Model confidence (mean pLDDT): 77 of 100. c-di-AMP riboswitch aptamer (ydaO/yuaA leader) from Fictibacillus nanhaiensis, 154 nucleotides, folded computationally. Rfam family: c-di-AMP riboswitch aptamer (ydaO/yuaA leader). Rfam links the family to the GO terms regulation of gene expression and cyclic-di-AMP binding. The source organism's lineage runs through Bacteria, Bacillati, Caryophanales, Fictibacillaceae and Fictibacillus. It was read from a public genome assembly, where an Rfam model found it.

RNA sequence: GCGUCUUUAUCGCUUAAUUCCUAAAACUUUAGGAAGCGGGGGAACCAACCGCAGUCCAACGUGACUGCAUGGGGUGAAUCUCGAGAGAUCGAGUAGGGCUACUCUCAAGCCCGAAUCCGUCAGCUAACUCCGUAAGCGUUCAGAGAGAGGCAAC
Numbered sequence: 001g002c003g004u005c006u007u008u009a010u011c012g013c014u015u016a017a018u019u020c021c022u023a024a025a026a027c028u029u030u031a032g033g034a035a036g037c038g039g040g041g042g043a044a045c046c047a048a049c050c051g052c053a054g055u056c057c058a059a060c061g062u063g064a065c066u067g068c069a070u071g072g073g074g075u076g077a078a079u080c081u082c083g084a085g086a087g088a089u090c091g092a093g094u095a096g097g098g099c100u101a102c103u104c105u106c107a108a109g110c111c112c113g114a115a116u117c118c119g120u121c122a123g124c125u126a127a128c129u130c131c132g133u134a135a136g137c138g139u140u141c142a143g144a145g146a147g148a149g150g151c152a153a154c
Base pairs, nucleotide, nucleotide: 011138012137013136014135018035019034020033021032022031023030024029036133037132038131039130040129041128046123051068052067053066054065055064056063071121072118073117074116075115080093081092082091083090084089096112097111098110099109100108102147103146104145105144106143
């Protein structure tokens, strides 16, 4: 001097996922609480409205039974289309989403476009009520315009 691994700190990014307090352990964890942020359920009004076929019933439109078929919803940007493959899966796009270190606009560039939960059930929804506060990373240092702020000198 270079490379690799581990740990810690600072700064920054995705995200709701941050801060503080108490107690016990022991140098950072466990248990609880609060604030902040986020999500679900839940009236009126409004909206929406119940697969197909057959049979039965006094009812001509309700109900019951049988057979076949099939759900619906939540968190999230993450939905949909086409192609290949027996399938697992893969490829190309796409609705939509993020970053490029004060903010906004433009330009240019780089990415994501997943996963998972409920369990036949939930529209909206005041009061009310329940829950989460994980995880994972490392873009910039010299683009233009406008605006804001800080420091220093006088």